[in-house]
RNA sequence: AGCGAACGCUGGCGGCGUGCUUAACACAUGCAAGUCGAACGCGCAGUUUUCUGUAGCAAUACAGGAAAUGGGCGCGUGGCGAACGGGUGCGUAACACGUGGGCAACCUCCCCUUCGGUGGGGGAUACCCUCGCGAAAGCGAGACUAAUACCGCAUAACAUUCCCCUGGUUACGACUGGGGGAUUCAAAGCAGCAAUGCGCCGGAAGAGGGGCCCGCGGCCGAUUAGCUAGUUGGUGAGGUAACGGCUCACCAAGGCUUUGAUCGGUAACCGGUCUGAGAGGACGAUCGGUCACACUGGAACUGAGACACGGUCCAGACUCCUACGGGAGGCAGCAGUGGGGAAUAUUGCGCAAUGGGCGAAAGCCUGACGCAGCGACGCCGCGUGGGGGAUGAAGCUUUUCGGAGUGUAAACCCCUUUCGACCCGGACGAAAGCCCGCAAGGGCCUGACGGUACGGGUAUAAGAAGCCCCGGCUAACUACGUGCCAGCAGCCGCGGUAAAGCGUAGGGGGCCAGCGUUGCUCGGAAUUACUGGGCGUAAAGGGUCUGUAGGCGGUGCGGCAAGUCGGAAGUGAAAUCUGAGGGCUCAACCCUUAGACUGCUCCCGAAACUGCCGUGCUAGAGUGCGAGAGAGGCGGGUGGAAUUGCAGGUGUAGCGGUGAAAUGCGUAGAUAUCUGCAGGAACAUCCGAGGCGAAAGCGGCCCGCUGGAUCGCAACUGACGCUGAGAGACGAAAGCUAGGGGAGCAAACAGGAUUAGAUACCCUGGUAGUCCUAGCCCUAAACGAUCAGGACUUGGCGUGGGCCCUGUACGGGGCUCGUGCCGUAGCUAACGCGAUAAGUCCUGCGCCUGGGGAGUACGGUCGCAAGGCUGAAACUCAAAGGAAUUGACGGGGGCCCGCACAAGCGGUGGAGCAUGUGGUUUAAUUCGAAGCAACGCGCAGAACCUUACCAGGGCUUGACAUGGGGAGGACGCAGCCAGAGAUGGCUGUUCCCGCAAGGGCCUCCCACACAGGUGCUGCAUGGCUGUCGUCAGCUCGUGUCGUGAGAUGUUGGGUUAAGUCCCGCAACGAGCGCAACCCUCGCCUUCAGUUGCCAGCAGGUUUGGCUGGGCACUCUGAAGGAACUGCCGGUGACAAGCCGGAGGAAGGUGGGGAUGACGUCAAGUCCUCAUGGCCCUUAUGUCCUGGGCUACACACGUGCUACAAUGGCGGUGACAGCGGGAUGCCAGGUCGCAAGGCCGAGCCGAUCCCAAAAAGCCGUCUCAGUUCAGAUUGCACUCUGCAACUCGGGUGCAUGAAGGUGGAAUCGCUAGUAAUCGCGGAUCAGCACGCCGCGGUGAAUACGUUCCCGGGCCUUGUACACACCGCCCGUCACACCAUGGGAGUUGGUUCGACCUUAAGCUGGUGCGCCAACCGCAAGGAGGCAGCCAAUCACGGUCGGGUUAGCGACUGGGGUGAAG
Repeated sequence: AGCGAACGCUGGCGGCGUGCUUAACACAUGCAAGUCGAACGCGCAGUUUUCUGUAGCAAUACAGGAAAUGGGCGCGUGGCGAACGGGUGCGUAACACGUGGGCAACCUCCCCUUCGGUGGGGGAUACCCUCGCGAAAGCGAGACUAAUACCGCAUAACAUUCCCCUGGUUACGACUGGGGGAUUCAAAGCAGCAAUGCGCCGGAAGAGGGGCCCGCGGCCGAUUAGCUAGUUGGUGAGGUAACGGCUCACCAAGGCUUUGAUCGGUAACCGGUCUGAGAGGACGAUCGGUCACACUGGAACUGAGACACGGUCCAGACUCCUACGGGAGGCAGCAGUGGGGAAUAUUGCGCAAUGGGCGAAAGCCUGACGCAGCGACGCCGCGUGGGGGAUGAAGCUUUUCGGAGUGUAAACCCCUUUCGACCCGGACGAAAGCCCGCAAGGGCCUGACGGUACGGGUAUAAGAAGCCCCGGCUAACUACGUGCCAGCAGCCGCGGUAAAGCGUAGGGGGCCAGCGUUGCUCGGAAUUACUGGGCGUAAAGGGUCUGUAGGCGGUGCGGCAAGUCGGAAGUGAAAUCUGAGGGCUCAACCCUUAGACUGCUCCCGAAACUGCCGUGCUAGAGUGCGAGAGAGGCGGGUGGAAUUGCAGGUGUAGCGGUGAAAUGCGUAGAUAUCUGCAGGAACAUCCGAGGCGAAAGCGGCCCGCUGGAUCGCAACUGACGCUGAGAGACGAAAGCUAGGGGAGCAAACAGGAUUAGAUACCCUGGUAGUCCUAGCCCUAAACGAUCAGGACUUGGCGUGGGCCCUGUACGGGGCUCGUGCCGUAGCUAACGCGAUAAGUCCUGCGCCUGGGGAGUACGGUCGCAAGGCUGAAACUCAAAGGAAUUGACGGGGGCCCGCACAAGCGGUGGAGCAUGUGGUUUAAUUCGAAGCAACGCGCAGAACCUUACCAGGGCUUGACAUGGGGAGGACGCAGCCAGAGAUGGCUGUUCCCGCAAGGGCCUCCCACACAGGUGCUGCAUGGCUGUCGUCAGCUCGUGUCGUGAGAUGUUGGGUUAAGUCCCGCAACGAGCGCAACCCUCGCCUUCAGUUGCCAGCAGGUUUGGCUGGGCACUCUGAAGGAACUGCCGGUGACAAGCCGGAGGAAGGUGGGGAUGACGUCAAGUCCUCAUGGCCCUUAUGUCCUGGGCUACACACGUGCUACAAUGGCGGUGACAGCGGGAUGCCAGGUCGCAAGGCCGAGCCGAUCCCAAAAAGCCGUCUCAGUUCAGAUUGCACUCUGCAACUCGGGUGCAUGAAGGUGGAAUCGCUAGUAAUCGCGGAUCAGCACGCCGCGGUGAAUACGUUCCCGGGCCUUGUACACACCGCCCGUCACACCAUGGGAGUUGGUUCGACCUUAAGCUGGUGCGCCAACCGCAAGGAGGCAGCCAAUCACGGUCGGGUUAGCGACUGGGGUGAAG
């Protein structure tokens, strides 16, 4: 894009088309083929005439008879038609169809033209009548009769057959014209007054129709490869309209087939239709041509024509009738019914037109046809209104609450009236024909559609819009609901609480009387590639060679003209299609005309190319001669080394083997070593990217036989060539059969190890086998994953063989055949290939067409078997793949870092206690944190408070904010009462500003908006934080490279703590990081000099910088300086840098801090805060009392204190720094054993206080559960606080537990560090073993980077990319699905043999029967029935092939959430 469609929702009108695609299933009912009286008979109605009778005066009426007439009606004979028209597509793969030819091998009723004839006779018969049989259908017998029915005879031109003569034509046969002779065959009449007309018979010819034959063309399957007996041909005969094996007899043995016979499946064919740029693909409705069929099968009759849709006979199935004896029927004609189906119409009108049959005609018949009806089934046209109308109504939707959208849409105003409605009018289609007329011409009749089309008029915006979609493809977005549910989905995929994807709504997009969906076809699909594809790695080169058919084929000349090309003619039906024009108001539709129909045939011409014929040539190919190379093949022989075994000698305790061992061997003498012997297999060095071979493959040496290639010469042949479907041969290893052989090795097997296991890897043994002969097998990663042959196309460097040239040569140059590497152009998706092509071309063959199923099944074939070759489908998936890229990863590699290991020191893990967590418990033990990176974490302070939890008691605009109204003057404070308290009640007291108006503030009450929530979601978020990681990385611009992802830069060589720097480089620069800038400590200077300091001077005695004084020093705190690899040496590349040195307080970032790139972990936090959404609203809010967060069998983390002598205890007038202090720090005094109490100076601090620092030093204790350790418990105190019961700290006395250095495992630390010692601070009423700081004392060790962990850079592999905590394989269990096998079983189809044989045709017979002719007759000729035979449908029996269904059981396969 399309459709004969169907389904869903919806539906105003008209025109033109179209409508059982399924059950060729079955059919009720009606209709669809009749007509002619001018062929004929009979009968009937009617009419006329006449007679009789009756009635009547009569006309006349009625009844009966007779005659005539009488297609108006019935039956029959006869003629023509019924073979057309209409339906369907079963069958058919075929001369059925299409196209082009042929018939010298034919027929043709009716029609046209034309020639001739039409004489004379005869015998029957239907109907009817009578009789009989039958239920019926119908039948029989007898008697009568006509013809355009039937039969002789005459005539016989032509015709038939035969004979003779002769012309033409033809390749032959044959055909054809003329003449003569012989033979045979005709006829019908009717109408009319007549003229005449229509018929009839014979012949010729035409037109149209048909029959037969041939070339070419159009489906699938090779898992169908052979088929054929009237088969193929001949002779003869029969038969036909006609050729023919069509049929028959005889003879011969042929015919068809890989250019696909036969068989199987499917199918009517074509013009055309749909699609497509075309080529092509698919289809074959309607219309047109052909064919086939008519319930199924068979058969003939009649006829011009049939093997006959609405004829006959037979058989069968089915239906119907029946009196059970028998009969009837055939909608695939038009309607219609049932059934089937997703699905397809009225039992309509009319012969008015067109066409057909009959007829002289009128006319009759016509479900052909013309019309109407039904269906949006399709195409086309029209309408459902048009214009105006708001900063824009309402409603609805949404919202950030401001608004926005629907939306000029509506309302409203103006206008129009198609279609529809109603009224009036109202066709064309219709002139043939008939009649009149000599003619010209005139006249008459006829409309189903239809009161339709159309025209005129009336009234009103009045009656007329839906469907699908809105995640991407693909045009169109929001809200709510839902919460991996419900659902959607064409593909990808949506949905697990903010869904533009589900459902609804608003809005939007698209199309529109339709819109979607489904199905089907073509396209896109260059995705079967003719046009127009491929095969190194994506699917795909056959394992290799020889060669058959076939395909293709060098060069010159001549010829032919099959292909090819040009011209002409015929044909290519019409319709369709295209152009132009025309007709319906347009269009669809229709008409006219032109073109096209790409084809086929015939004729003429051309001769380049292909082909064919002829004749040459030598460049292809081959031969010859000469030469050398080689693991080429086969056979025979032969050699040494080694392994093993055997024998002997020497010799003694081990050997062997492994990561380490063990099994094993060995004191019965191994291993080792020497000598000898045996046997089998393989041939080290030479040996190479070397050689040879078609491939497989080939390796000691010698001999024999033998194949191929190469080089040189250019003598010979003269295209002899290439490829190669089938076919044949060869074909590693393993395997098989038979017989040998067997040293070593070694599947299976055994043992030992390893291991969780170890049917493995390792070890000790060991059989087939490996070897030989003969025969099979025929596969492979049979690989260059690269078929064979030929031609052409820049180079460089090797290597094997041969040859040539050269002036020097161990040299150089050249030709050629092989074999390699790198590379130009070019090719390639890239990788790569690149004269040995994967480049550019030619020829031939093989092969591919998504993955799985599956190289499986079935079938065939080969094989002894194993198995090979050939080789599917169902089903299932949305991928499977290739190359390359970036990452990540690796029990890959290289380089390098880090307290990462190692080296060290001290810990943890054991104990008691503290603290956090898990678990458990509980009314509650609030919540969060979860490997590192949760667990002395949030918490830098849970007795109440905190507090979020629990129980109980209260409040409801609320504990808190803003706004409205009302009341009030307070709020509050003090006191009393009730209560656990919250709270409630009572009493007392009581506002501010302003001159005023008024304002402010506060409380209470009321109502509503709202407050409030530590309720949920950290996976909706902001912010903040942890972590990798203070690791050295992460990127960008431009350029360049690449089809691209991307690369380059950033890699490389050095160097660094560092992507730090240097050098190099298709890169050049830049940014975020690193470093530096900042703070602090260390040295110095300057400034400043109190509360700090005291060198010098002075005073003083209270001996303390105390005082004067001073600011030098220390110090304080502000500003500077100082360090930069700057200098020297070495090293490095002359660099960067590194090493050493000097100087310096400090040296190579001097120590420490702050500072954390791009990013990762959906890391953490909604309980700090903020915040979207959701949820609660007399409660999930809020207040209060009490309780809980402090529980305790347990488990873990982090700590403290210890286990002791490097210690405890006692003594002691040593020495810090950071800090803090006013509801505070507290000197000093005093009381108390002490915690602490009381009194109390100073200090808002370099001034006073906390404050003593402790380890240290001295003495003592002497290895013990202790003079260690201090848990636990008792008693008594003390402090804070409203309050220490649950549940604080401290003190004294008493008690004195575990614990004697801690298993596996594990942590920290590299120097002022670890370790050890104390001090301060935050929080805080009180509470510190935690945390944050401060100083004192003050080590050990680092060989080194193999290993563990983490990390950086480069590289490599990858099937990973939520990235190795990845991916992924197989079994098992379960469910579902399709499928193979399967004892069998049920059908279809087909073949062979045989049996039976209906009807019919043919033949025979025909003693029964018979009118025509002959005969006087008898009889004959001829015919019929009957019978027989041959043939034969259906049927039967037996056997075979093929195909389909089912099948207990069984095999594998596919899919599936979880196992």
Molecule: small-subunit ribosomal RNA
Organism: uncultured forest soil bacterium